[in-house]
Context: one part of a larger RNA
Molecule: small-subunit ribosomal RNA, 5' domain
Organism: metagenome
RNA sequence: GAACGAACGCUGGCGGCGUGCUUAAGACAUGCAAGUCGAGCGAGAAAGCCGCCUUCGGGUGGUGAGUAAAGCGGCGCACGGGUGAGUAACGCGUGGAUAAUUUACCUGUAGGUCUGGGAUAACUCCGGGAAACUGGGGCUAAUACCGGAUAAGACCACGGGGUCUUCGGGUCUUGCGGAAAAAGGUGGCCUCUUCUUGAAAGCUACCGCCUAUCGAUGAGUCCGCGUCCCAUUAGCUUGUUGGUGAGGUAAAGGCUCACCAAGGCUUCGAUGGGUAGCUGGUCUGAGAGGAUGAUCAGCCACACUGGAACUGAGACACGGUCCAGACUCCUGCGGGAGGCAGCAGUCGGGAAUUUUGGGCAAUGGGGGAAACCCUGACCCAGCAACGCCGCGUGAGGGAUGAAGGCCCUCGGGUCGUAAACCUCUGUCGGAAGGGAAGAAAGGUCUCCGUUCGAAUAAAGCGGGGGCUUGACGGUACCUUCAAAGGAAGCACCGGCUAACUCCGUGCCAGCAGCCGCGGUAAUACGGAGGGUGCAAGCGUUGUUC
Numbered sequence: 001g002a003a004c005g006a007a008c009g010c011u012g013g014c015g016g017c018g019u020g021c022u023u024a025a026g027a028c029a030u031g032c033a034a035g036u037c038g039a040g041c042g043a044g045a046a047a048g049c050c051g052c053c054u055u056c057g058g059g060u061g062g063u064g065a066g067u068a069a070a071g072c073g074g075c076g077c078a079c080g081g082g083u084g085a086g087u088a089a090c091g092c093g094u095g096g097a098u099a100a101u102u103u104a105c106c107u108g109u110a111g112g113u114c115u116g117g118g119a120u121a122a123c124u125c126c127g128g129g130a131a132a133c134u135g136g137g138g139c140u141a142a143u144a145c146c147g148g149a150u151a152a153g154a155c156c157a158c159g160g161g162g163u164c165u166u167c168g169g170g171u172c173u174u175g176c177g178g179a180a181a182a183a184g185g186u187g188g189c190c191u192c193u194u195c196u197u198g199a200a201a202g203c204u205a206c207c208g209c210c211u212a213u214c215g216a217u218g219a220g221u222c223c224g225c226g227u228c229c230c231a232u233u234a235g236c237u238u239g240u241u242g243g244u245g246a247g248g249u250a251a252a253g254g255c256u257c258a259c260c261a262a263g264g265c266u267u268c269g270a271u272g273g274g275u276a277g278c279u280g281g282u283c284u285g286a287g288a289g290g291a292u293g294a295u296c297a298g299c300c301a302c303a304c305u306g307g308a309a310c311u312g313a314g315a316c317a318c319g320g321u322c323c324a325g326a327c328u329c330c331u332g333c334g335g336g337a338g339g340c341a342g343c344a345g346u347c348g349g350g351a352a353u354u355u356u357g358g359g360c361a362a363u364g365g366g367g368g369a370a371a372c373c374c375u376g377a378c379c380c381a382g383c384a385a386c387g388c389c390g391c392g393u394g395a396g397g398g399a400u401g402a403a404g405g406c407c408c409u410c411g412g413g414u415c416g417u418a419a420a421c422c423u424c425u426g427u428c429g430g431a432a433g434g435g436a437a438g439a440a441a442g443g444u445c446u447c448c449g450u451u452c453g454a455a456u457a458a459a460g461c462g463g464g465g466g467c468u469u470g471a472c473g474g475u476a477c478c479u480u481c482a483a484a485g486g487a488a489g490c491a492c493c494g495g496c497u498a499a500c501u502c503c504g505u506g507c508c509a510g511c512a513g514c515c516g517c518g519g520u521a522a523u524a525c526g527g528a529g530g531g532u533g534c535a536a537g538c539g540u541u542g543u544u545c
Base pairs, nucleotide, nucleotide: 001545002544003543004542006541007540008539009538010537013391014390015389016388017387018386019384020383021349026347027346028345030344031343032342035075036074037073040072041071048063049062050061051060052059053058082302083301084300091227092226093225094224095223096222097221098220101219102218106215108213109212110211111210112209113208114148115147116146117145123138124137125136126135127134128133155178156177158175159174160173161172162171163170164169184207185206186205187204188203189202193200194199195198228274229273230272235265236264237263240262241261242260243259244258245257246256247255277299278298279297280296281292282291283290284289304325305324306323307322308321327338328337329336330335355381357380358379359378363377364375365374366373367372394424395423396422397421404415405414406413407412428486430481431480432479433478434477442468443467444466445465446464447463448462449461450460451459489534490533491532492531493530494515495514496513500529501528502527503526504525510517511516
């Protein structure tokens, strides 16, 4: 000098854009943060309103409504969001390998979607329990569950041939045998068949389901190289190192196990200890380098502490399950409930870090055919000079160089064109009016064209027109009005280092980054006048280069 997620002191007008628990991975009251689908399925209220009856207590029918709240089932909950405790590791970075793998939803292609069955929740009845919850009997549905059929691919076993090869195997083709699939829903139409207003089978469109395969995307695993300090850490290791066989996994492998061998690592730093999430980047620097890893982005790890598996395409799962532990809460003492390192917020710790706000309008995500629903992701608003940037606090004229302050050699000098005064302007702020601007593309309705189709249904694709949706917000912006009115401080002035005099004090009180000032004329302490530097900031402290 530059920088900061800063803090502290004094001061403080406005706006834009950012940023905001660096400490206790301490503990948490309360609300919200993951649901959705009735076009998978079976059931199905109430209040209110209307009518009738009434012994005036009420009863009953309709509507509310196939709505609400539950239940079975599907998809999602493994994303998004938080934190950095652990980790010196194939964790991360970079470059490769997978001939050792997997991938729900999405996309392309080929083929299929036949035929049966038994349950179970909800519901109802009877119990147990203070509660959390739970037992038994009975009824019922499905795209829930289980058989049978079919099997081109795919899979398994045993063979033949071609080709490539890291010699392990891969790939293509072929023979025989084995085992394995499926689910329906919604809308429309009568061309064919049956009954004939029109329906059923059927056909058709869309959404699904099953098998195989290409892709896309995501993930797993392995390897080369790089990745802090300590030798006042020198030896470490028994599933350890390798082999054979088996098990296990989506998958290679001591990953696990049985047996066999005795290996493997290490001064090119093993092992041990300390510290630490890694990176793109950020800060500094001419660079080399050094320091750092907030916000944003990629990867990893974690979710009260430790352990475990279940479900699933994917988890060993933050707002799932089980066990153990600590803590908090409820209890009828038998037993139960909980997990903010999600968004707000509270206590605590600390020098120190915000609102228990609005909205799904946009972007994105989940579900749904869609309408739509959910979304503390996100978009906004609030608080904070915490940072960066921009603007303002007026402009021109104005000498009797006024008054006043300060200094003085008493002549004067200086604050100083500064003020007053005159003439203007109107940024910001204030008031009034306009502005529902832009942020918007989609969505829906209708018309036209085209594809499929028996079809002038329906559906898909493209185009024209109408309608509709804004939290921010009466905000930005524009116009008008009044008015210089409401808007300047902080540090420094001995040298380094820009800026000097007077008074007070008298080695005292004090200053100080270094040198050093102060003991009676202190430009160094304190005050004043003046000056210098920055400026809505200025200084101090801390940290880095």